């Protein structure tokens, strides 16, 4: 380095909930916490789906509908890179 099993070893990660915090909000971040994870590491300037609509545009008379990502989401799938034990 390639291919291939696999998480048994050493370990790893951490749904929903509650608590603090950012945020418009989806949502994230600490901390508690364990649904489950073989990449549940990274990547959202690779594609696609899904969430959200502050701003902005329509709608008209309005505490409201409706369109839209410049905002998220890697534990939603695909690609893309980087590890870990074991064969060959």
């Nucleotide at each position: 380095u390639g291919a291939u099993g696999g998480a048994a070893a050493a370990g790893g990660c951490a749904a929903a909930c509650c608590c603090a915090u950012a945020g418009a909000a989806a949502u994230g971040u600490g901390g508690g916490g364990a649904c489950g994870c073989a990449a549940a590491g990274c990547u959202a300037g690779a594609g696609g789906g899904c969430c959200u609509a502050a701003g902005a545009g329509g709608u008209u008379a309005u505490u409201g509908c409706c369109u839209u990502a410049u905002g998220g989401u890697a534990g939603c799938c695909u690609g893309g890179u980087c590890g870990c034990c074991g064969u060959c």